Transfer RNA from a Candidatus Woesearchaeota archaeon, 74 nucleotides, folded computationally.
RNA sequence: GGGCCCGUAGCAUAGCCUGGAUAGUGCAGCCGGCUUCGGACCGGCGGACCGGGGUUCGAAUCCUCGCGGGCUCA
Repeated sequence: GGGCCCGUAGCAUAGCCUGGAUAGUGCAGCCGGCUUCGGACCGGCGGACCGGGGUUCGAAUCCUCGCGGGCUCA
């Protein structure tokens, strides 16, 4: 340098192919309940689509250019 794949909360992951409901879930965090206290358990809260541009009535999803990571060929 070429090809392919991936990037969504602190971590992990669904949704992407086939565009449309307030972007869901687990762990962690915080608050409350329970408890003598803590743990476990129960209830609740906050937090995310890698960046720019384009297409579209509408983009996490499609296109494109970057950035970062992985595999592979040379």
It matches the Rfam family "tRNA". It is annotated as a transfer RNA. The prediction has a mean pLDDT of 82. The RNAcentral record of the sequence draws on ENA.